[in-house]
Context: one part of a larger RNA
Order: sequence, then structure tokens, then C1' cells
RNA sequence: GGAUGAACGCUAGCGGGAGGCCUAAUACAUGCAAGUCGAACGGCAGCAUCAGAGCUUGCUCUGGAUGGCGAGUGGCGCACGGGUGAGUAACGCGUACACAACCUACCUUUUACUACGGGAUAGCCUUGGGAAACUGAGAAUAACCCCGUAUGUGAUUAUAAAUUCGCAUGGAUUAAUGAUUAAAAUUCAGGUGGUAGAAGAUGGGUGUGCGUAUGAUUAGCUAGUUGGUAAGGUAAUGGCUUACCAAGGCGACGAUCAUUAGGGGGCGUGAGAGCGUGAUCCCCCACACGGGUACUGAGACACGGACCCGACUCCUACGGGAGGCAGCAGUAAGGAAUAUUGGUCAAUGGGCGCAAGCCUGAACCAGCCAUCCCGCGUGCUUGAUGAAGGCCCUCUGGGUCGUAAAGAGCUUUUGUAUAAGAAGAAAAGUACUGAUUUAUCAGUAUCUGACGUUAUUAUAAGAAUAAGCACCGGCUAACUCCGUGCCAGCAGCCGCGGUAAUACGGAGGGUGCGAGCGUUAUCC
Repeated sequence: GGAUGAACGCUAGCGGGAGGCCUAAUACAUGCAAGUCGAACGGCAGCAUCAGAGCUUGCUCUGGAUGGCGAGUGGCGCACGGGUGAGUAACGCGUACACAACCUACCUUUUACUACGGGAUAGCCUUGGGAAACUGAGAAUAACCCCGUAUGUGAUUAUAAAUUCGCAUGGAUUAAUGAUUAAAAUUCAGGUGGUAGAAGAUGGGUGUGCGUAUGAUUAGCUAGUUGGUAAGGUAAUGGCUUACCAAGGCGACGAUCAUUAGGGGGCGUGAGAGCGUGAUCCCCCACACGGGUACUGAGACACGGACCCGACUCCUACGGGAGGCAGCAGUAAGGAAUAUUGGUCAAUGGGCGCAAGCCUGAACCAGCCAUCCCGCGUGCUUGAUGAAGGCCCUCUGGGUCGUAAAGAGCUUUUGUAUAAGAAGAAAAGUACUGAUUUAUCAGUAUCUGACGUUAUUAUAAGAAUAAGCACCGGCUAACUCCGUGCCAGCAGCCGCGGUAAUACGGAGGGUGCGAGCGUUAUCC
């Protein structure tokens, strides 16, 4: 000198863009953050409509009849999105390869099929237990719920072949025989679904080379340990697991142990080499009160799922129960220190749905904070009796603050007031028209804005609404007077102060930067 997720002191007009718990992965009141589908199903608690009945004439009852729909079954989603960095020195990450050892819901292309039966169960009804959380029994019922049979394009497997290829184990293709193995309906009959394959896309899994902190005042470490055979397990290889057999494996090219740490793209600095760092944004990993376990599922060993143990908090009728903000706000605590219990789904994106739509603290916006960067302003011109006043001096006077002020003219950025007022919106939907392969496509019109009393524009009056902070001995730009008298104090280093202090305190003047300026901390 540059830089910062900064803090502190003094000061503070505005706008745009960004950023905002670095500490206690401490504890959490309250609200919200993941639902959706009636075009899968049985149904009908509530709302609305309709129909009917009764009458007290505006109320009551009845009817799933219609729109819809609480609770329930079922499907899809909840493995995404959002948070945090505790752990991890590791194939965790980065990079380059490999899988002839693998999986992949939804999506796309394509082939074949979608036949016949059966069963249960929730809701509802009846009836128990419990303070509650919740839960037992009986009867009856539906499905795209569950199960059986058939068929087998195929797939898997066994048998023994043929052709062909390779990269070692081996791979691919073809035909034959046997065995095993599917499905769910709905419709406007086009489709939409379902099942079995083949391929693609996307997303993952696994292995390997190289790179990836410090310490030798850590030198030996290892028993499923290292390898083999067999079996099990997995989507898949493998001591991944088990039995048996062998005795190996790693290590001064630093094993093991200890300490520290999420990694990278990047970021800061520097001419570069390098050094430091890993906030915001993006990719990967790990975690979700601490630890463990599996279930479901295409995918989890699952932040707002389950079970167990533990700590803590809460409720209780003492028998037993409930909970997990490292989601968004917010609270307490810690701390030098870090924001609103805001608005909207209008846009973008996600989930479900044919769709309308619903949900979305993702997201988009707004609020707070000079925390940072950028921009603008706090006026401009003229004006010498060089006014008054302050300060200084060699003191009837002069110098300086200083064209500075006053005075005159001008302008109105900004601020105030009034009025107008966007882009972000195009899709989807609806209506009409046209084309047509009847599935859709195209055109026109219409509808939808949180931000928003926005941005922006116009008009009005009026210099009106707006300057500080640090420093002035040298380094280092900027000097005098007064006070103090090794005192009070200053100080980054050298050093100032003991009676003429440009170094302390005040004043005048000056210098630097400027809505900031200094100090502290850290890095280069």
C1' cells in the first nucleotide's frame, strides 16, 4: 500500500447493487416450511344447490340427487428443494481412466400382451378399555388393494452346440429342448393406463493411477489381519460375512499413533513465483438432540418417517404418555459482533392432478443495518469599505482567516407538495375462427402484478433540507501562540515532557480524506 462476512470511537443527506451468528453442532415458547389426486375406490361428516314432506311461513326433517368433499382405502410425491460443517487426513475431494462386476421411478423410441377366477380389510355400523396418547372385539363392504390359474412375444435358468470377437477372467449373436416367470382397468373406442422386454436419456453405485496439513521429543503396526478354497450375501466385485487351509500383509518413498481440518471451482495479495484463505454463489461429501438398527421404496439405512438405548424438556388422574428450529421468522444464552415472529405465489422452478387448480418461509419482493462497492448532493457567478470579530506580530500600524461573509444575480440535482405512470405477462385457461391424421396445431379476442402511494415523467415555490473525522518532531503532506514544568500526559518506531515544548492540553492557522474518518484485529 492492498484486502475484510469485521468490531469499536466520533459523525451522518440520498440513490443503486451486494452482504449480514465467524462465538454455544447451546437450549428452544409460538406460527408457518409437503402435499396432492373424486378422471383409482367405498362412501357422505360439514358447506352450497335441487327435489320432496311438515307446518309455527321461515324454519325443521328427508333424499348422495347435483356441485363438491371431512375422515378412510389406494396411487404418486415426501430420497427433491432448504439448513449446517460436528465428524472425516479418507478413493472424502480434485483430476484422469475403468466396470467383460452394476442399478435407474417419472420421461423418449420401439416390440408383444392386457385372459379367467378368488380373498381380505379400513372407513361406516354395534360394543368395550383408557385421564390422555391411543386402543380391543363383533358384523358387513369397495378398488388401479392382495392372491391363485392360464398364455409366454420375451426374460431367467439348465443341457450340449455353432459362428464371431476380444483386454486376462471372458464377451456378443444364432437356432433347439426342458423348467420357472406377467398384467388393472377406464373410455367419447382415437386414446389414457397396466404387464413383460429392447434401446436411449437422466441420476447414481463400484474399482484404479496421480495429487491432497503438521509432528520421529510418535518406529514398529496388524488376527478377518494378508492370501487361497467353498458357501452365504449384494443391483454388483470383494474378508463384505462365515467355515476350513496357508502365514502372510504394511513400514524411514514415514506404517502406526497424536494434533488440526469438510474438499474443490474460487477469493485476497503479489510483476511473477509464491504465500494466505475456503463467507456470499456453484459442484461434491458428511450430518440432522447423542448412539445404534432396520422397514417401506426405483432410490433412504430417511432433517420436519419407524423402533431401541441414553441425556434433557413437558403433560399426567402416577397407571402411562409427548418432543427434537444445523428449514423461515422469532426467544434465551454466549459474545466485540450479525436483521422482520413481513408480503405474494405475479414471475422462475418443484410436487400432485386430464385440467381448473391446490401446496410451496424454494423463489420473487419488501423491512432493518454506512457492513462493503459505485454514483450524486450539501450550491453557482459576481462581490474589497479587503467590514466586524478571532489569531499573530517588530503593535498610532501591519499580516492572516479572506471573495470567505454581508450585498446582487442565477440554478433546482436532491428534498417537499400535487398529478400522471411503466417494463417485468407470456403461456395455461375461456370464447370464436381455421386446418386436420379427430389426437392436436395455428390465429384473434379476453383474463392474471406481491413488489407498487414503485421506477420514471411533468409542474410549483424556494439556497431552500444536508460536513465531518484524523493529523501537523522525523519517517509523512501540514506551524505559531498560550497553559503545564520528567508533573499531567503522548507514543507505530526513533523518542518528546526537568520554565522560551512546531512531540503533552487548549486556541488560531494549516494538511489529508470526505458521508465518512480514525483505531483495533487478521492476511499478502